[in-house]
Molecule: transfer RNA
Organism: uncultured bacterium
RNA sequence: GCCACCCUAGCUCAAUGGUUGAGCAAUUGUUUUGUAAACAAUAGGUUAUCGGUUCGAUUCCGAUGGGUGGCU
Numbered sequence: 001g002c003c004a005c006c007c008u009a010g011c012u013c014a015a016u017g018g019u020u021g022a023g024c025a026a027u028u029g030u031u032u033u034g035u036a037a038a039c040a041a042u043a044g045g046u047u048a049u050c051g052g053u054u055c056g057a058u059u060c061c062g063a064u065g066g067g068u069g070g071c072u
Stems, first nucleotide, its partner, number of pairs: 001071007010024004018055001026042005048064005
């Protein structure tokens, strides 16, 4: 220099155009002499950024930024 892929909750990941969810973690409560475990509930999101297409975009298109891998 060229090519491909990825970016969504604190972490790991879903969601094939119809308004975003799970596990773990966190907080609160119940239980226990106490801790752990278990159970119940709660909170947590500008879906990397900007623009475009669409009635409607996490999803499709372009650019930018970051990351991973490959080729030279």